[in-house]
RNA sequence: CUGUGCUAAGCGGGGAGCUAGUGGUGCCCUAUACCCGCAACCCACUACAGCGGGGCCGAAUACCUUUUGGACGGCUGUCAGGAUGGAAAGCAGGAAUUUGUAAGGAAUGUAGAUAACAAGGUCUCGUGCAAUAUUUGCCUGUGAACCGUGUCAGGACAGGGAUGUAGCAGCACUAAGCGGUGUCAAGUAUGUGCCACGAGGAAGCUUUGAGGGAGUCACCUGCAAGGAUACCGUUUCGGUCUUGUCAGUCAACCAAGGUUGCACAG
Numbered sequence: 001c002u003g004u005g006c007u008a009a010g011c012g013g014g015g016a017g018c019u020a021g022u023g024g025u026g027c028c029c030u031a032u033a034c035c036c037g038c039a040a041c042c043c044a045c046u047a048c049a050g051c052g053g054g055g056c057c058g059a060a061u062a063c064c065u066u067u068u069g070g071a072c073g074g075c076u077g078u079c080a081g082g083a084u085g086g087a088a089a090g091c092a093g094g095a096a097u098u099u100g101u102a103a104g105g106a107a108u109g110u111a112g113a114u115a116a117c118a119a120g121g122u123c124u125c126g127u128g129c130a131a132u133a134u135u136u137g138c139c140u141g142u143g144a145a146c147c148g149u150g151u152c153a154g155g156a157c158a159g160g161g162a163u164g165u166a167g168c169a170g171c172a173c174u175a176a177g178c179g180g181u182g183u184c185a186a187g188u189a190u191g192u193g194c195c196a197c198g199a200g201g202a203a204g205c206u207u208u209g210a211g212g213g214a215g216u217c218a219c220c221u222g223c224a225a226g227g228a229u230a231c232c233g234u235u236u237c238g239g240u241c242u243u244g245u246c247a248g249u250c251a252a253c254c255a256a257g258g259u260u261g262c263a264c265a266g
Base pairs, nucleotide, nucleotide: 001266002265003264004263005262006261010056011055012030013029014028015027020046021045022044023043024042034054035053036052037051038050064258065257067256068255069254070253073250074249075248076247077246079244080243081242082241083240084239086237087236088235089234091233093232094231097226098225099224100223101222103221104220105219107216108215117209118208119207120206121205122204123200124199125198126197127196128195129193130192131190132189133188134187135186136185137184138182139180140179141178142177148173149172150171151170156165157164158163
């Protein structure tokens, strides 16, 4: 060096998370890469850090590499921007509000405005009247098997008789009760009244009257000033998400190197 047969190793790896730590199950990346069972109220293990069972390949293109270069992706931080929601502050502003002004518009005024004056109304209190409701009286109807009144046929009782006594039904009347009517009388009450009288009246509104003779108003726009308000905006504080720059860290995968057995025969 060649051939044959074995063995170690290998048959995926990585990131964040979980964990005292390691690996796995679940998520993500890479991209193709033996099978079965187990496992987040976890599972298996302990630095040679999944366990159990089966299979394939096998010392190299396939194993190892704390060698060098490139590199998917993840994680952390700095800086800058954006979004979102939380807390606070009347603070340039918006929106809203008050007061003033009267430039413009609208309205009103010589068919007489504003302001001021007088009288009345509106308002309050009292009285009366009316209306309505209700109660009582008055009027009227009905109203008692016996236990209400009167009259009491028949019959009953007493009596020698004359007569007397009690009294059912019927008839009439009436009490309590139950109704009716409202022309009437009295009482009470009122979410009542184009009603009447008297008294009082602060302000406003309104009607009328007399004088007087030119503006008035503040609805909209404008202008000025004030006070408030956390709805929008602004400012301050801290949070979450997201985009980009830079730095750090881990790193699948790729490329170039390096390393790693045993037995037999030639």
A computed fold for a 266-nucleotide RNA, annotated as Bacterial large signal recognition particle RNA. The sequence was found by an Rfam model in a public genome assembly. Its Rfam family is "Bacterial large signal recognition particle RNA". Gene Ontology terms of the family: signal recognition particle, plasma membrane targeting and SRP-dependent cotranslational protein targeting to membrane, signal sequence recognition.